[in-house]
RNA sequence: GGGACCGUAGCUCAAUGGGAGAGCACUGCGCUGGCAGCGCAGGGGUUGAGGGUUCGAAUCCCUUCGGUUCCACCA
Numbered sequence: 001g002g003g004a005c006c007g008u009a010g011c012u013c014a015a016u017g018g019g020a021g022a023g024c025a026c027u028g029c030g031c032u033g034g035c036a037g038c039g040c041a042g043g044g045g046u047u048g049a050g051g052g053u054u055c056g057a058a059u060c061c062c063u064u065c066g067g068u069u070c071c072a073c074c075a
Stems, first nucleotide, its partner, number of pairs: 001071007010024004018055001026042006048064005
């Protein structure tokens, strides 16, 4: 330098162009003498960034940043 894949909640990950979600974690309440555990409820997101297409974009297109990996080049 070129190719592929990935980037979504604190963490691990879902989501056919049409309600942004799950598990764990966190907070509150209940059960308990207390803890653990279980149950119920709740908070938390500019979907890496910018732009475009579209009635509508996490999803499609372009640019860009970061990560993983393969190849090439130099030595």